[in-house]
Context: one part of a larger RNA
């Protein structure tokens, strides 16, 4: 894993609130006796209720306070309870079941290890060759040398032995610490037998939170203990009504609570129904908006008091002027959440009509306190976030169908059950795939449609405004494009064309003291301007539709869902269809309402309410069944909305039902549940 079976709101006593019964100004017995008895009597102690007040003595329809005959507080000015039982909740107990880390407290371990004590035992071979000795050399004698001899070390190499550094192997192992190569120590702070010794608030420790029997920041075992668990997990049949909440205020509170909001059942009261919506009339208000009247903010101008500067005058006052600065008043143009001379719609409110049906008190039980995105209003953020906080409407949450490829929150729209019936939403109608290769009249060529900015451009439509044009324009192509003059000045030069002032005149059909190349400076070359050749339109600017470039990203074409599309893309107009669990239609079910016809209602988590169904059982009754075969299994096209009942075969082989009522170990898919087979 799977299958079987076993598994969790129970009892006890008190509170309460419904609802059944007896009795009712009463209502009721406990221990106990008695009795075959847990029946039935007997027991009135004792408990609630019939009267409050007062701390209490006391008083009493009153009492307290108080000096008080005042005020004042709490009662009375008639009345409904008791006692069982059964169901909701709940206090107290483990209290719906499992689950902690831990804490106390008594005991048991040091056969494993961690030190120590006693008494034992091992440690091949092989190098090194301290000191010390003898001998000699040497010396006055010493010191020293030298050669023998001697065997010292936490010396050296290397096996038993001890260890465990390195890599491999094993990782459901051969092994809960191994194997294999290969490495450390190997007379020593060394190994190891066998007996002792220290115990958990503790011991031991060449010290690592290390060991203290495969677990040690405090063993293990039992017991207080069902320890607590504002955490997590789980919590076992069915139909049916109605159905929430993620906020306020308090919290050593913030993922828990406690009150009130929201939700259920029960009830009662109000008949001037208070409730919703609409619609009409009448309040309050300082939000969008708007404006600057105030109060700040602020641009430009005119005015310019007052101050700077400058200059003139001086013993002082002073006077002139002035690209400076600038109040003040003054025109004009902005600006503000915490400015207001103004001021909507909304919403809020009252009264009145209309439509629906709610609303509100009490009283029982709840559940919510993590809410999420989407539009719109706002604040924080960067006018960032599937961000965060609030308002407000919606969905989801607790909603399923269609649509959006696919997709809690977006768009359509609410599933009581059935139908091989019909209309439609939204959203579609070329294949995939229901339905229009629909119609008219227009963009667009970029697969634009089917991702983007500033910015850039003789793409293109549509619509204005203006210049020139048959007395020939725009372009193109001839010819001309000149004189005074190289204008004056500057300057080595300066002749249109470095730079500088000035920019006239004259001839003409035109020609600037020159637009640009260009030269040291002329030369040259061209333009404006004019003329002819041609022969009908040609520039500049606004507004506006639809396209263009900008346009690089990571597993694959990959920004239409795919095919594919020049419409099957955009716009703008018609008609037809298709499209859901919507609505219609047909039938059925229940539940409210109604005399009845009938006519409405029926998604639902948490949650309240209700009706039921099957387990063991207990008592009654069926003069129930059963060896002419019981429960139990196996098969089945029957019956009920469902939980679930029946009839038949076959199996099995002794017990079983069915009706009423009553009692519970009463229902299983989850709990890293438990036990048991496989």
């Nucleotide at each position: 894993a799977c299958c079987g079976g076993c598994g969790a709101g129970u009892u006890a006593u008190g509170a309460u609130a419904u609802g059944u019964u007896g009795c009712g100004a009463g209502g009721u017995u406990a221990a106990g006796c008695u009795g075959a008895a847990g029946a039935g009597g007997c027991g009135g102690a004792g408990c609630c209720g019939u009267a409050g007040g007062g701390a209490a003595a006391c008083c009493g329809a009153g009492u307290c306070u108080g000096a008080a005959u005042a005020g004042g507080g709490c009662g009375g000015u008639u009345g409904a309870g008791u006692a069982a039982c059964a169901u909701g909740u709940u206090g107290u107990a483990g209290a719906c079941c499992c689950g902690a880390a831990a804490c106390c407290u008594a005991g048991u371990g040091a056969c494993c290890u961690a030190u120590c004590c006693a008494u034992g035992a091992g440690c091949a071979g092989g190098g090194u060759g301290a000191a010390g000795g003898u001998g000699u050399g040497g010396u006055a004698a010493g010191a020293c040398g030298c050669a023998c001899u001697g065997g010292a070390g936490g010396c050296c190499c290397g096996a038993a032995c001890c260890a465990g550094g390195a890599c491999a192997c094993g990782u459901u192992g051969a092994a809960a610490a191994g194997u294999g190569u290969u490495u450390g120590g190997a007379u020593g702070a060394c190994u190891u037998g066998u007996g002792g010794a220290u115990a958990g608030c503790g011991g031991a420790g060449a010290a690592a939170u290390u060991c203290c029997a495969a677990a040690c920041g405090a063993a293990c075992u039992g017991g207080g203990a069902g320890a607590u668990a504002g955490c997590u997990g789980g919590u076992u049949c069915u139909c049916u009504c109605c159905g929430a909440a993620a906020u306020a205020g308090c919290u050593u509170u913030a993922g828990g609570g406690c009150u009130a909001g929201c939700g259920u059942c029960g009830a009662a009261a109000u008949u001037u129904a208070a409730g919703u919506g609409u619609g009409u009339u009448g309040g309050a208000g300082g939000u969008a908006g708007a404006g600057c009247a105030c109060u700040g903010u602020u641009u430009g101008g005119a005015u310019g008091a007052g101050g700077g500067g400058u200059c003139c005058g001086u013993c002082u006052u002073g006077g002139a002027u002035u690209a400076c600065c600038a109040a003040u008043u003054u025109c004009a143009g902005a600006u503000a959440a915490a400015c207001u001379c103004c001021g909507a719609a909304u919403g809020c409110u009252a009264a009145c009509a209309c439509a629906c049906a709610u609303g509100u008190u009490c009283g029982g039980c709840a559940g919510u306190c993590a809410g999420a995105c989407u539009g719109c209003g706002a604040g924080u953020g960067c006018u960032a976030a599937g961000a965060u906080c609030c308002g407000u409407a919606g969905u989801c949450a607790a909603a399923a169908g269609g649509g959006a490829a696919a997709c809690a929150g977006c768009c359509c729209a609410g599933a009581c059950c059935a139908a091989c019936a019909g209309c439609u939403a939204a959203g579609g109608u070329c294949c995939c795939a229901a339905a229009a290769u629909a119609a008219c009249u227009g963009u667009u060529a970029a697969g634009u449609g089917g991702a983007a900015a500033a910015g850039g451009a003789u793409g293109u439509g549509g619509g204005g405004u203006u210049g020139c044009a048959c007395a020939g324009a725009c372009a193109a192509c001839u010819a001309g494009g000149a004189u005074g003059u190289u204008a004056g000045c500057u300057c080595a030069g300066a002749a249109g064309c470095a730079g500088c002032u000035a920019u006239c005149a004259u001839u003409c059909a035109a020609a600037g003291a020159g637009u640009g190349c260009g030269u040291a400076a002329u030369a040259g070359c061209u333009c404006a301007c004019u003329a002819g050749u041609c022969g009908a339109g040609u520039g500049a600017c606004c507004c506006u539709g639809c396209g263009c470039c900008g346009a690089a990203a990571a597993u694959g074409u990959a920004c239409c869902g795919g095919g594919g599309c020049u419409a099957a893309a955009c716009a703008g107009u018609u008609u037809a269809c298709c499209g859901a669990a919507g609505c219609u239609u047909u039938g059925g079910a229940u539940u409210g309402a109604g005399a009845a016809a009938u006519c409405a209602a029926u998604g639902g988590u948490a949650g309240g309410a209700g009706a039921g169904c099957g387990u063991u059982c207990u008592a009654u009754g069926c003069a129930g069944c059963g060896a002419c075969g019981a429960a139990g299994g196996c098969a089945u096209a029957c019956c009920g909305u469902g939980a679930g009942g029946a009839g038949u075969g076959c199996u099995g082989g002794a017990g079983c039902g069915c009706a009423u009522a009553g009692a519970a170990g009463u229902g299983a898919g989850a709990a890293u549940g438990c036990c048991g087979g496989u």